Formats: sequence, C1' cells, structure tokens
RNA sequence: GCAGGAGUAGUUCAGUGGUAGAACGUCUGCUUCCCAAGCAGAAGGCCGCGGGUUCAAUCCCCGUCUCCUGCU
Repeated sequence: GCAGGAGUAGUUCAGUGGUAGAACGUCUGCUUCCCAAGCAGAAGGCCGCGGGUUCAAUCCCCGUCUCCUGCU
C1' cells in the first nucleotide's frame, strides 16, 4: 500500500429498513436472625465519527478513525 472482518448499555453479545434487546454486573424492595442464593422492579445506549439515499437508517451507499487477520 491492497483485501477482508469488528466497533451497539459498565462487560460479553443479539438485532440486516419501521420509535434498540438479552445475559452478567450496579441500585432499590421482598424473603432471611445475618450473609449468600432466590424473586420483583429500576437506572443505564440518540448504535465509533461525518455526510448521502429513503416517508423512515444500528441496518443500504460514500468518506473517515481505532482494533484484528491475510497478502505484498
């Protein structure tokens, strides 16, 4: 330099056009003599960034940043 993959909640990951979800973690409550476990609930993300297409974009297109892999 070229090609491919990844970037979404604190963490690990789903979601491939129609107002973004799970698990673990955190917080609150219930249960218990207490702790743990269990149960219920809550908070937390405008989806790496900037444009474009569309009535509508995490999703499609272009550019760009970071990381990983391969080729030279």
Molecule: transfer RNA
Organism: Candidatus Uhrbacteria bacterium